[in-house]
RNAcentral holds the sequence, with entries from ENA.
Predicted 3D model of a 75-nucleotide RNA (transfer RNA) from Candidatus Kaiserbacteria bacterium RIFCSPHIGHO2_01_FULL_55_37.
It matches the Rfam family "tRNA". Rfam classes the family as a transfer RNA.
RNA sequence: GCGUCAGUAGUUCAGUGGUAGAACGCUGUCCUGAUAAGACAGAGGUCGAAGGUCCGAUUCCUUCCUGACGCACAA
Numbered sequence: 001g002c003g004u005c006a007g008u009a010g011u012u013c014a015g016u017g018g019u020a021g022a023a024c025g026c027u028g029u030c031c032u033g034a035u036a037a038g039a040c041a042g043a044g045g046u047c048g049a050a051g052g053u054c055c056g057a058u059u060c061c062u063u064c065c066u067g068a069c070g071c072a073c074a075a
C1' cells in the first nucleotide's frame, strides 16, 4: 500500500429501513438475625465521525478514524 471483518449501555453481544434490546454489572425495594442467592422496579445510549439517498437510516451508498486478520513491498 491492497483486501476482509469489526466498532451499538460500564462489559460481552443481538438487532439490520419505521420512536434501540438481552445477559452480566450498577442503584433502590422486598426477603434474611445479617450476608449471599432469589423476586420486583429503576438508572444508564447523540448506534466510531462527516456527508449522501429516502417521507423516514443503527441498518443502504461514499469518504475518513480506530482495532483484528490476511496479502504484497522493503529491510
Base pairs, nucleotide, nucleotide: 001071002070003069004068005067006066007065010024011023012022013021018055026042027041028040029039030038048064049063050062051061052060
Its mean pLDDT, the model's own confidence on a scale to 100, is 82.